RNA sequence: GCGGGUGUAGUUCAACGGCAGAAUGGAAGCUUCCCAAGCUUCACACGAGGGUUCGACUCCCUUCACCCGCU
Numbered sequence: 001g002c003g004g005g006u007g008u009a010g011u012u013c014a015a016c017g018g019c020a021g022a023a024u025g026g027a028a029g030c031u032u033c034c035c036a037a038g039c040u041u042c043a044c045a046c047g048a049g050g051g052u053u054c055g056a057c058u059c060c061c062u063u064c065a066c067c068c069g070c071u
Stems, first nucleotide, its partner, number of pairs: 001070007010024004018054001026042005047063005
């Protein structure tokens, strides 16, 4: 330099052109003599920019980070 892959919550993973879900972690409350466990509620995310579309995490382009291969 070329090609391919991955990027979603603090962490690990889903999802799919039509409200972004779960587990775990965090906060509050209930329960308990206390702790642990359990229950309820809350907050938290689509790497960045642009385009297509009525509508984009999803499709297209560029770019960034990481991984793999070729040279």